Predicted 3D model of a 104-nucleotide RNA (SAM riboswitch aptamer (S box leader)) from Rossellomorea marisflavi. Lineage of the source: Bacteria > Bacillati > Bacilli > Caryophanales > Rossellomorea. Model confidence (mean pLDDT): 84 of 100.
């Protein structure tokens, strides 16, 4: 690297400094975001509780991780409802991925 295992429609930046063109994981197509400066790095704020601790069966705390437009922003694969003369809608699994924790 790479394996298991859990989780995800919920919460949180109108912030101050850096920086200069694409960002939203990858690939298609959709859709958003961004020269009113995003993405991104630092620093501050804040969310959350997976591990930790404490106390005990359900609460505290906030050390260590991680989050802080969109349901991982939708969809792609497979099955199922529902429609059905062209469009379109929902559900469940799955694949990538991403964050813990364990293991390597």
């Nucleotide at each position: 690297a790479c394996c298991u295992u859990a989780u995800a429609a919920a919460g949180a930046g109108u912030c101050g400094g850096g920086g200069a063109a694409g960002g939203a994981a990858u690939c298609u197509g959709g859709u958003c975001c961004a020269a009113c400066g995003a993405u991104c790095c630092c620093g501050c704020a804040g969310c959350a509780a997976c591990c930790u601790c404490c106390a005990a069966g359900u609460g505290g705390a906030a050390g260590g991780u991680g989050c802080u437009c969109a349901u991982u922003c939708c969809a792609g694969c497979a099955g199922g409802c529902a429609a059905c003369u062209u469009c379109a809608g929902c559900c469940u699994g799955g694949c990538a991925g991403a964050u813990a924790a364990g293991g390597g």